[in-house]
Context: one part of a larger RNA
């Protein structure tokens, strides 16, 4: 010097991106337990007390022997529970073992899964919800085919796609792109037929006419999309209201400075001595928004952020020690 540890006056997070790390707590018994809640939980919530040894009493109970013989009683030997008195030490789960706790908020409902060897998560999955295809010689998948899987299953089934418990909801738009249906008519390949080509033929023309397209409809829990300008109420401000351009329709409910807000450290309040933080509001939202799901939500989380109590060498400010390693010395 370094590695792993031990102890520490007073202070107690002043350290730091951040209590990272290390303390604290801890088992069992008794007591007691808020808020919220899907009434199951939250909950070992939190908080408080006890815990060793000796003696005595009480209760329950097993059993040998004896008395009685109907429960039972007595001397013993045990097992368990409980009360009281006393004793020792600084300390009685004396070692070992062994949760720190509480509150607010975001995300994801949960258990589960994942980047073997830098990421465990808010990502994936999930039950639930919705849509599409499919009547079985089906649909979907593999294979050139034979054949095979789903399945020796049969729509309460199978496949595919989206969303993601639960509660409450899921607005408007079919113009574009898909998909589905229809189609008197138009377009239209090969084949076929007819005609022309002096005969055969190349070839040419006409007729017929599938799918597709045109055309007409439907469909958004399909891909997607969801405006601008001007004026207006008896202070000001605001604009229920009016005018106008324009679209397929002009963003509804709900939420909102957000894991989304540029301006932005928005403004107000609470928290602090002091806060670009956190939380609660407001909200004109650069550029939220409804199964590309919107908004809530108990429980859960080695998830993110903030606060408080306790606790501590994280720090003020370092010191001493133990066991190794290295340097050094022999």
């Nucleotide at each position: 010097a370094u590695u792993a540890c031990u102890u520490g006056a007073g202070g107690g997070a002043a350290u730091u991106c951040g209590g990272c790390a290390a303390u604290u707590u801890a088992g069992c018994c008794c007591u007691g337990u808020a808020u919220c809640u899907u009434c199951g939980g939250u909950a070992u919530a939190a908080g408080g007390g006890g815990u060793c040894c000796c003696u005595g009493g009480a209760u329950u109970u097993g059993u040998u022997u004896c008395c009685g013989c109907a429960u039972g009683g007595a001397c013993g030997c045990g097992a368990a529970u409980u009360c009281a008195g006393g004793g020792u030490g600084c300390a009685a789960u004396g070692a070992c073992u062994a949760g720190a706790g509480a509150g607010g908020u975001c995300c994801g409902a949960c258990u589960g899964u994942u980047u073997a060897a830098c990421a465990a998560a808010a990502a994936c999955u999930u039950a639930g919800c919705u849509a599409a295809c499919u009547g079985c010689a089906a649909g979907u998948c593999c294979g050139a085919a034979a054949g095979g899987a789903u399945g020796u299953g049969u729509a309460c089934a199978g496949u595919u796609a989206g969303u993601g418990a639960c509660g409450u909801c899921u607005g408007c738009u079919c113009a574009g792109u898909g998909c589905c249906g229809g189609u008197a008519c138009u377009u239209u390949a090969a084949a076929u037929c007819u005609u022309g080509g002096u005969u055969c033929a190349a070839c040419a023309a006409g007729a017929c006419g599938a799918a597709g397209a045109g055309c007409c409809g439907g469909u958004a829990a399909a891909c997607a999309g969801c405006g601008g300008a001007g004026g207006u109420a008896a202070c000001c401000a605001u604009g229920a209201c009016c005018u106008u351009c324009u679209u397929a329709a002009g963003g509804u409910a709900a939420c909102g400075u957000a894991a989304u807000a540029c301006c932005u450290u928005g403004c107000c309040g609470u928290u602090u001595g002091a806060a670009u933080g956190a939380c609660g509001g407001c909200u004109u939202g650069c550029a939220u928004g409804a199964a590309u799901g919107g908004c809530g939500u108990a429980a859960c989380g080695a998830g993110g952020c903030c606060u408080c109590u306790g606790c501590u060498g994280u720090c003020c400010c370092c010191a001493a020690g133990u066991a190794g390693u290295g340097u050094c010395c022999c």
Predicted 3D model of a 330-nucleotide part of an RNA (large-subunit ribosomal RNA, domain IV) from a Candidatus Woesearchaeota archaeon. The sequence was found in a public genome assembly. The prediction has a mean pLDDT of 84. The source organism's lineage runs through Archaea, Nanobdellati and Candidatus Woesearchaeota.